[in-house]
RNA sequence: AGCGGGGUGGACCAGCCUGGAGUGGUCGCCGGGCUCAUAACCCGGAGGUCGGUGGUUCAAAUCCACCCCCCGCUA
Numbered sequence: 001a002g003c004g005g006g007g008u009g010g011a012c013c014a015g016c017c018u019g020g021a022g023u024g025g026u027c028g029c030c031g032g033g034c035u036c037a038u039a040a041c042c043c044g045g046a047g048g049u050c051g052g053u054g055g056u057u058c059a060a061a062u063c064c065a066c067c068c069c070c071c072g073c074u075a
Stems, first nucleotide, its partner, number of pairs: 001074007010027005020058001029045005051067005
């Protein structure tokens, strides 16, 4: 330098192709139940500039452009 994959709550992911409520999963956190008590189990809850900027659109995590970061391959 070129090519490919990735960046989404505290952690790890799905959702993106085919735009329509920040939609969902496991763990963690907070409260309650259960228990003599803890763990497990059950119920409820909080927590998100969806890497950044701009564009398209009535509407963008999703489409387009550029940029940043991580991993891999080639030279």
Transfer RNA from a Candidatus Aenigmatarchaeota archaeon, 75 nucleotides, folded computationally. Its Rfam family is "tRNA". Rfam links the family to the GO term triplet codon-amino acid adaptor activity. By type it is a transfer RNA. It was read from a public genome assembly. Its mean pLDDT, the model's own confidence on a scale to 100, is 80.